Predicted 3D model of a 104-nucleotide RNA (c-di-GMP-I riboswitch aptamer) from a Pseudomonadota bacterium.
NCBI's taxonomy places the organism under Bacteria, Pseudomonadati, Pseudomonadota.
Rfam family: c-di-GMP-I riboswitch aptamer. Gene Ontology term of the family: cyclic-di-GMP binding.
The sequence was found by an Rfam model in a public genome assembly.
RNA sequence: CGCCUGCAAAGGCAAACCCGUCGAAAGGCGGGGGCGCAAAGCUUCCGGGCUAAGGGACGAACGUCCUAACCGACAGCAUGUCGGGUGCCAGCGGGGUUGCCAGG
Numbered sequence: 001c002g003c004c005u006g007c008a009a010a011g012g013c014a015a016a017c018c019c020g021u022c023g024a025a026a027g028g029c030g031g032g033g034g035c036g037c038a039a040a041g042c043u044u045c046c047g048g049g050c051u052a053a054g055g056g057a058c059g060a061a062c063g064u065c066c067u068a069a070c071c072g073a074c075a076g077c078a079u080g081u082c083g084g085g086u087g088c089c090a091g092c093g094g095g096g097u098u099g100c101c102a103g104g
Base pairs, nucleotide, nucleotide: 003104004103005102006101012037013036017032018031019030020029021028022027035091041097042096043095045094046093047092048089049088050087054067055066056065057064058063070084071083072082073081074080075079
């Protein structure tokens, strides 16, 4: 330096739940807590899951349902250009990427 492994040690992370805070929500962040974790570090590229503000359908209304995608303008019939919008989960799986300790 490369590969493999995680029995022990050091060190690390932190589920549920509680408090505070941000958010329409899912959920995020901070503190407590500790179920677990050898990538439970980082990254939405692929699949999957959650939510539905906005948009749409129905409806007198309350509301129900769909949608994480599309919507609008212009040119035009091949689609192109411009503007707006496109949430969350990496502790659901895969991919990508970086890396600590110990042993072989």